[in-house]
This record gives sequence, structure tokens and C1' cells, in this order.
RNA sequence: AACGUGCUCCGGGGUCGGUGUAAGUCCGAACCGGCGGUUAUAGUCCGCGACCCGUCGCCACGGAUUCCGCAAGGAAUUCAGGGCAACGGUUGAGCCGGUGAAAUUCCGGUACCGACAGUUAAAGUCUGGAUGGGAGAAGCACGUG
Repeated sequence: AACGUGCUCCGGGGUCGGUGUAAGUCCGAACCGGCGGUUAUAGUCCGCGACCCGUCGCCACGGAUUCCGCAAGGAAUUCAGGGCAACGGUUGAGCCGGUGAAAUUCCGGUACCGACAGUUAAAGUCUGGAUGGGAGAAGCACGUG
């Protein structure tokens, strides 16, 4: 160096105008782009994460029933809910030209996409779950070496 264990810190961006009783939701115009990978830089390639669903396992709490105990309390079974972890499912979108050894990543052109719940009116941009979770990133300590 590398690997293992533990801990700490970090870890998502973006709106104006018009109409209207009412819209950051409609219409017009604008704006935004998580993480790892890649012969060379990616919202659109390959994979991952967030939301949602399922399966199996574990955990403690709660309800019900039964049992033990004078009591305090303890145990077992079962039920739905909750938490954690693993696995699975679901989950959007790019082409053309140029340069080059190499780019669906750069340059030029022109497109496209964006969970769930809420809302006086339909949401990538507002509010909320979320002071959450998280791919991952950086650092420190110890150990192996």
C1' cells in the first nucleotide's frame, strides 16, 4: 500500500408571466440534475440509492387466552401492528454531426425524462413523511501485514 473491525463527519438541485374566485399544479416561457463505473468529463449507457409492494428471519413492545405464584411478578401460545436485516419485485428518458487512438460522457445541433401523499385547480421546481433514510465519500483509531 492493501485488507478487517470500530468510530466521527459529509452526503439533491430548480419559477417567472398569463388566464382565473382559486394554479410555483393549467397555458407560455424558464430553470434543475444524487452515487459508483466507463479507453475521455454522463439526468438519458451499465449498475446502485430514495418511494411503494412481497417473502423469509430476528428483536423488543402491545392486545387476547392459558398456566405458575398468597402477592409482587413470571412463563407459554396466539393475533394484528411496529422496528431491524437479507432477498425479490416495481420504478423514467437520446439521437444526429464533429474531433479523437478512445466519448450514447467532450464540442455543435436538436430532443426527451422526473416516486408517493397533500392542495380553493391537474406539481421534477410549492408543502409533507424527512431534524428521516440513503447509494456512497472523506477522515481517525486499533488489528493483520
Predicted 3D model of a 145-nucleotide RNA (FMN riboswitch aptamer (RFN element)) from Crystallibacter crystallopoietes. Rfam family: FMN riboswitch aptamer (RFN element). About the family: The RFN element is a highly conserved domain that is found frequently in the 5'-untranslated regions of prokaryotic mRNAs that encode for flavin mononucleotide (FMN) biosynthesis and transport proteins. The sequence is in RNAcentral, with records from Rfam and Ribocentre.